[in-house]
About this RNA:
A computed fold for a 325-nucleotide part of an RNA from a Bacteroidota bacterium, annotated as large-subunit ribosomal RNA, domain IV. The prediction has a mean pLDDT of 88. It matches the Rfam family "Bacterial large subunit ribosomal RNA". It was read from a public genome assembly. NCBI's taxonomy places the organism under Bacteria, Pseudomonadati, Bacteroidota.
Context: one part of a larger RNA
Formats: sequence, C1' cells, structure tokens
RNA sequence: CACGGCUAAGGAACUCGGCAAAAUAGACCCGUAACUUCGGAGAAGGGUCGCCCCGCAAGGGGCCGCAGUAAAAAGGCUCAGGCGACUGUUUAGCAAAAACACAGGGCUCUGCAAAAUCGAAAGAUGAAGUAUAGGGCCUGACACCUGCCCGGUGCUGGAAGGUUAAGGAAGCUUGUUAGUGGGAAACUGCGAAGCUUGUAACUGAAGCCCCAGUAAACGGCGGCCGUAACUAUAACGGUCCUAAGGUAGCGAAAUUCCUUGUCGGGUAAGUUCCGACCUGCACGAAUGGUGUAACGAUCUGAGCACUGUCUCGGCCGUGAGCUCG
Repeated sequence: CACGGCUAAGGAACUCGGCAAAAUAGACCCGUAACUUCGGAGAAGGGUCGCCCCGCAAGGGGCCGCAGUAAAAAGGCUCAGGCGACUGUUUAGCAAAAACACAGGGCUCUGCAAAAUCGAAAGAUGAAGUAUAGGGCCUGACACCUGCCCGGUGCUGGAAGGUUAAGGAAGCUUGUUAGUGGGAAACUGCGAAGCUUGUAACUGAAGCCCCAGUAAACGGCGGCCGUAACUAUAACGGUCCUAAGGUAGCGAAAUUCCUUGUCGGGUAAGUUCCGACCUGCACGAAUGGUGUAACGAUCUGAGCACUGUCUCGGCCGUGAGCUCG
C1' cells in the first nucleotide's frame, strides 16, 4: 500500500456531493397520511418468532441463552422541487440522460398500374393492402387549453394582362446562274425560278410578374411623450411605425446579464433549496403553454436512522513490498 474485521466519546463536524461504508432485511399480526389516474402501499410506524411435555385441536405447562428469520442469504426510510407521463431504446470501447422511442393529437400527399422508395430497364417493396389504408412532417399519456399576423419565404388554386424557349414564319438579305446587255477576246454589268447565307415583324406553353387562399406551413408577434386631490404609479390621452404588435398561462426559471435581485421559510450561520414578487438583458402557447397521480441506477434541496466520511487516530487478520533463506 491492497483487501477484510473491530473500535472509547461524538455522529456528516468529511466532502463538490453522505462518495464509500454502516444501517434496513424473512414470515405472521396490528396499523398506515397527503395527494390520487385508487395503482400510491411492503407507505410510515409497532409487535411476535427457539426447544421440550400434555392435548385431535384450541390451549396449558416447562427449559436455556446477551441474543431463537441465533449461520448464510435477505428493502434503509421520509419530505419538497426540476425534467421526462409511463415499460422500453441509445453513444460495442470515457456520456443511460432531461436525449431517442412511445400510445395519443394534428397537418399534408395518395382513388390503385396509388402516392412514396430501389432499379438505365425488366422488375420489386408499398401489399397478396385499398382512404377505419399507405407514405411524409411535427407534437408527445392524461387534464385545461392552443391567441394575433398571409407583408416576406413556401405550398395550393386562378387565369385577364405583362414577360418568355425550342419550333413555325411574312418580309428583307448572301451566294450560285438559265437568260440577257457590253466587248474581237479575256472579261464584265444586270439577273427569273430553284437551292442556299444571314436577319426577322408576327405566332408561341409552363414558369416568373400578377390575383387569391393557407401558420398543429418556414416564420413574426413595437417605440416615444404626457396624465389622478402628498408622493409614487398610470385605468386614460397624444403621436410615429408595422403584416400584426405577445392573448391565456407561467416567470431571477434547464431561460435573469446586472444578481448572492427583494421579501418570507428552513439553519446558530444557506451564492444552493422551497414559497412569493415582476424591473421577462433575452418565457409563451403542437420548434406546443400551464398543471399533473404513478414511474426514474435521472438531477437538486432537506430530514430520520446509521455509521472510521470526519474530530483522529488505533488495533487485528490475509496478501504485496521489504529483510533473511
């Protein structure tokens, strides 16, 4: 040093934190609160337990010990709060969670040779299914709810007008030349049709512009000034801007910078914790809001029990080390 056992008095004073250890433990009987979805609950708390004799049993009598679930095995409990409803799932090898999933809720696409997906294709999945079905996205039991904004982006619908591709195309145009004019000739001017070069009025769909709808689509949800019979505050008024200016509920919060905010509780003493307040730097309603019994190897605070965690060490055992062989 490692692993075990014991330890006076105290009993968390240890420490980031009761980490670790101790304590609890079985069966039967009694008893059991708030809250509640009747599950909470083995709540909590308390009592009994061996062996021998008589007796069918009930029951009665006796014996020993400090101790009778006599060894081993064998729940610690309670209160309050955050988060997540729950059982589940996850980073094989630093994270098990508040993350994922979930039943439930909503939006949206899809009429079947479905949508979606894999595949140059054939074909297959979807599905030997058929809108009480299947795909995508979001939310996440349950209770009460889910406000305002369609200006931007997206999606859906619309078709009058504007813009607009390939293609079509009147016209103009390039080259060529049958012909024709000039010339003795070489050559040269003009030049129909056809073919050809370039250009092009006009025509021309979706899309975009445009017009509507749509937020459990992506998202967004103001400023300044004044005002009441002390003061303070402002129900009220004015003004500017906006698509609309944050409703209910919650709030120093897993969100609060200032901040250890202020007040109350708990402690002798509390940057944490609980309850309030609201001045919300920078909560807020399915990127869901607020609650919520049960549940959790979750996180936070408090208490009882218990203890070598500590005051503060000590002793013992078995090993390692060390010494000797």